Small-subunit ribosomal RNA, central domain from a metagenome, 350 nucleotides, folded computationally. RNAcentral holds the full RNA, with entries from SILVA. Its Rfam family is "Bacterial small subunit ribosomal RNA". Its family is annotated with ribosome and structural constituent of ribosome in the Gene Ontology. The literature on the family includes a 2002 paper in BMC Bioinformatics by Cannone et al., "The comparative RNA web (CRW) site: an online database of comparative sequence and structure information for ribosomal, intron, and other RNAs". Model confidence (mean pLDDT): 89 of 100.

Context: one part of a larger RNA
RNA sequence: CUGGGCGUAAAGCGCGUGUAGGCGGUUUGGUAAGUCAGAUGUGAAAGCCCACGGCUCAACCGUGGAACUGCAUUUGAAACUGCCAGACUAGAGUGCGGGAGAGGGAAGGGGAAUUCCCGGUGUAGAGGUGAAAUUCGUAGAUAUCGGGAGGAAUACCGGUGGCGAAGGCGCCUUCCUGGACCGACACUGACGCUGAGACGCGAAAGCGUGGGGAGCAAACAGGAUUAGAUACCCUGGUAGUCCACGCCGUAAACGAUGAGAACUAGGUGUUGCGGGUAUCGACCCCUGCAGUGCCGCAGCUAACGCAUUAAGUUCUCCGCCUGGGGAGUACGGUCGCAAGAUUAAAACUC
Numbered sequence: 001c002u003g004g005g006c007g008u009a010a011a012g013c014g015c016g017u018g019u020a021g022g023c024g025g026u027u028u029g030g031u032a033a034g035u036c037a038g039a040u041g042u043g044a045a046a047g048c049c050c051a052c053g054g055c056u057c058a059a060c061c062g063u064g065g066a067a068c069u070g071c072a073u074u075u076g077a078a079a080c081u082g083c084c085a086g087a088c089u090a091g092a093g094u095g096c097g098g099g100a101g102a103g104g105g106a107a108g109g110g111g112a113a114u115u116c117c118c119g120g121u122g123u124a125g126a127g128g129u130g131a132a133a134u135u136c137g138u139a140g141a142u143a144u145c146g147g148g149a150g151g152a153a154u155a156c157c158g159g160u161g162g163c164g165a166a167g168g169c170g171c172c173u174u175c176c177u178g179g180a181c182c183g184a185c186a187c188u189g190a191c192g193c194u195g196a197g198a199c200g201c202g203a204a205a206g207c208g209u210g211g212g213g214a215g216c217a218a219a220c221a222g223g224a225u226u227a228g229a230u231a232c233c234c235u236g237g238u239a240g241u242c243c244a245c246g247c248c249g250u251a252a253a254c255g256a257u258g259a260g261a262a263c264u265a266g267g268u269g270u271u272g273c274g275g276g277u278a279u280c281g282a283c284c285c286c287u288g289c290a291g292u293g294c295c296g297c298a299g300c301u302a303a304c305g306c307a308u309u310a311a312g313u314u315c316u317c318c319g320c321c322u323g324g325g326g327a328g329u330a331c332g333g334u335c336g337c338a339a340g341a342u343u344a345a346a347a348c349u350c
Stems, first nucleotide, its partner, number of pairs: 003322004007304002012318001014201004021194003025088007033081002035077008049065006091191001092188004096183003103177007110154001115149007125136002162169002206247006215241002220236004258317006266295011299306002323350003332343004
């Protein structure tokens, strides 16, 4: 390179916005670059292939033919692709009217609980465990009542419920703000899909500066356990966890399943919006769209399983894989304050 693949065997970038590029709806006319057909020229000889012939045969050699799948010029064709011009509305989008939502940012507020402080009552234990001890307590603890401080998290509702591209998002109120969905019309008229680079977002931990620090808690100390116990259990406890700003850029970042589009039996829950029927009304029943679950046919699959939310049948574009170890390592480059991240081999070995 040609292939074959990527849920679990190696393999989908953590996610988005989007540049180049690739691909692209219906229709009319034109053009003739791609495409197709014809002609002409060229495509050296030798070789390969075919026929005949020469060495006794063959190898070898000679003569003739075919071929040289290519290129150029030229004459045509116009279905398809491209290009130019025009039209359309089924893709995409805008406007209008609705309801849903832990979507994001900022400010303010609330209650429960833990801890600490002050005061009252009260007295000898409390705490902890398998059992204990370290620990706290007569300088009055634990328990209980009242008051106060401070930080963090928001019970119930809560739900294979909702929202978000992913990471993720959960008390209440206000302000700012993104997206999706439904409905009936009007408008724009292919404006689309994907996306190498690039740019942005990106849990936790970690880093820098400054705050904050109730609880929890790496490290650390002590008590136990044990043959030992650098652990599991217990008593303490510092970073950290929280806030602001700036870095880091990773993860079992998982649906281990890239994005978009079309098509292909059903059944049953649930969320949002709508239509019909019914009713005083909410339900109920039928039905449409969008999401989210379970079961299941065809089909697929090595099996497990997937199955209109496909891993089925197809198309477009991107990413990635190519035996195990060495190794996601070394070296070099880029990025980072560092930790390290990213890109990424080989010798050797089985």